A computed fold for a 249-nucleotide part of an RNA from a Candidatus Aenigmatarchaeota archaeon, annotated as large-subunit ribosomal RNA, domain VI. Model confidence (mean pLDDT): 85 of 100.
[in-house]
Context: one part of a larger RNA
RNA sequence: CGCUAGAAGCUUGAGAGGAGCUUGGCCUAGUACGAGAGGACCGGCCAGGGUCAGCCAAUGGUUUACGGGUUGUUCUGCCAAGAGCAUAGCCCGGUAGCCAAGCUGACACGGGAUAAGCGCUGAAAGCAUCUAAGCGCGAAGCCCACCUCAAGAUAAGGCUUCCUAGCUUCCUGGAAGACUACCAGGUUGAUAGGCACCUACUGGAAGCCAGGCAACUGGUUAAGGUUAGGUGUACUAAUAAGCGUUUAU
Numbered sequence: 001c002g003c004u005a006g007a008a009g010c011u012u013g014a015g016a017g018g019a020g021c022u023u024g025g026c027c028u029a030g031u032a033c034g035a036g037a038g039g040a041c042c043g044g045c046c047a048g049g050g051u052c053a054g055c056c057a058a059u060g061g062u063u064u065a066c067g068g069g070u071u072g073u074u075c076u077g078c079c080a081a082g083a084g085c086a087u088a089g090c091c092c093g094g095u096a097g098c099c100a101a102g103c104u105g106a107c108a109c110g111g112g113a114u115a116a117g118c119g120c121u122g123a124a125a126g127c128a129u130c131u132a133a134g135c136g137c138g139a140a141g142c143c144c145a146c147c148u149c150a151a152g153a154u155a156a157g158g159c160u161u162c163c164u165a166g167c168u169u170c171c172u173g174g175a176a177g178a179c180u181a182c183c184a185g186g187u188u189g190a191u192a193g194g195c196a197c198c199u200a201c202u203g204g205a206a207g208c209c210a211g212g213c214a215a216c217u218g219g220u221u222a223a224g225g226u227u228a229g230g231u232g233u234a235c236u237a238a239u240a241a242g243c244g245u246u247u248a249u
Base pairs, nucleotide, nucleotide: 001152006162007161008160009159010158011157015149016148017147018146021049022048023047024046025045026044027043033038050107051106052105053104054103055102059100060099061098062097066093067092068091069090070089071086072085073084074083075082076081110144111143112142117137118136119135120134166243167242168241169240170186171185172184173183174182191237192236193235194233195232196231197230198229200226201225202224207220208219209218210217211216
């Protein structure tokens, strides 16, 4: 831009794509078969592998500054307490998120038409013959069935609702994201930050007191600190503005 007023929501499915996998064990059954050795079809059950998709309760990984320990050095006048640098200095742990080695699911049942093949009836050819007329069975393959996209399917579909109200820039943000887009919000507000509490992590803060020659230990004290999580709370920031609004071929 088109689909012929314009919108919002829900859809049909022409068509397209994806998927289609595989092993072992057990039962049937040591049965059928076979002299024996050996050893099934059919049917049923269980457990793996592979691929793909999703997820993070648990198990784990990461978690660049969340907590703690610690070395050297410089600085905050000194002690103490801290800060910077040294790969995040090194080390011990670790939330959310992300992730796999972890968890979940799918690769199913079934139907239709067939291939090779197996048949029925059956003549040409008094017989025979699956074929010439006719009919049936038959595969991980084909068409459906399963999953996804899908009306620019220009043959542009259908249904419901609205006939007034929305949309955008901008702003606050996001389990959305390269940008854009999408989504949640913009005071009639919990969108982000802050704050409070909770969860979670670290692991016993500083100061003071006591003990010890000291290193240090104990008490106050599961203390103090704490990023992304949850709930609540307008304290801060979502200011302001523009377009459009019975054009109906």